[in-house]
Molecule: transfer RNA
Organism: Bacteroidales bacterium UBA7258
RNA sequence: GGGGUAUUAGCUCAGCUGGUAGAGCGCUUGCAUGGCAUGCAAGAGGUCAGGAGUUCGAAUCUCCUAUGCUCCA
Repeated sequence: GGGGUAUUAGCUCAGCUGGUAGAGCGCUUGCAUGGCAUGCAAGAGGUCAGGAGUUCGAAUCUCCUAUGCUCCA
């Protein structure tokens, strides 16, 4: 220098061919217990790595950029 791949909640990861963004763990509150742990219920938390484009509509398609991993030279 070139190719591939990953980037989504605090963490680990889903999201099927474009159609209103989810799970587990963690966190907060309430209830049960004398208390912790635990169980149950409810809730908060996301510019979907950044920018641009296509589209009525983009996490998803296209282009550029950044970072990590990997292959080739």